[in-house]
RNA sequence: GGCCCAAUGGUCUAACGGUCAGGACAUGAUUCUUUCAAUAUUAAAAUGAGGGUUCAAUUCCCUCUUGGGCUA
Numbered sequence: 001g002g003c004c005c006a007a008u009g010g011u012c013u014a015a016c017g018g019u020c021a022g023g024a025c026a027u028g029a030u031u032c033u034u035u036c037a038a039u040a041u042u043a044a045a046a047u048g049a050g051g052g053u054u055c056a057a058u059u060c061c062c063u064c065u066u067g068g069g070c071u072a
Base pairs, nucleotide, nucleotide: 001071002070003069004068005067006066007065010025011024012023013022018055027043028042029041030040048064049063050062051061052060
């Protein structure tokens, strides 16, 4: 240089183009306990950036950024 793949809460991970973007861990509050832990309830928190297609985009297309792999 060429080709391919990936990017979603703090972390990991789901989501046929169709609604509060789901789950686990972690965090906060409450519950329980003499206390801590564990349990239970509950809350906050996310689609890498910019365009395009579409009634509607996390999903499809293009460019960029970052990371990974293959090849010369």
Record summary: A computed fold for a 72-nucleotide RNA from Letrouitia sp. 1 TL-2023, annotated as transfer RNA. It matches the Rfam family "tRNA". The coordinates come from a structure-prediction model, not an experiment, and the mean pLDDT is 82.